[in-house]
About this RNA: This is a predicted structure of a 73-nucleotide RNA (transfer RNA) from a Microgenomates group bacterium. RNAcentral holds the sequence, with entries from ENA. Rfam family: tRNA. The family's RNA type in Rfam is transfer RNA. Its mean pLDDT, the model's own confidence on a scale to 100, is 80. The organism belongs to Bacteria candidate phyla, within Bacteria.
């Protein structure tokens, strides 16, 4: 330099173009316990990497930038 893939909550990951973006773990609160753990119930936490475009509607499709990874040279 070229090809391909990935980027979503603190972490690991979901999500047919129809959505008010969810789950597990973690955190916090309550219950349970003499207490801790376990378990149950609930709560908070998100510019879906940045920017632009297509569309009635974009996490999803297209372009671009950045970062990371694999391969080729």
């Nucleotide at each position: 330099g070229g090809a391909c893939g990935c980027u979503u909550a603190g972490c690991u990951c979901a999500a047919u173009g129809g959505c008010c973006a969810g789950a597990g773990c973690a955190u916090c609160g309550c219950g349970u316990u003499u207490a801790c753990a376990u378990c149950g119930c609930g709560a908070g936490g998100g510019u879906u990497a940045g920017g632009g475009g297509u569309u009635c509607g974009a996490g999803u499709c297209c372009c671009u930038u950045a970062g990371c990874g694999u391969c080729c040279a």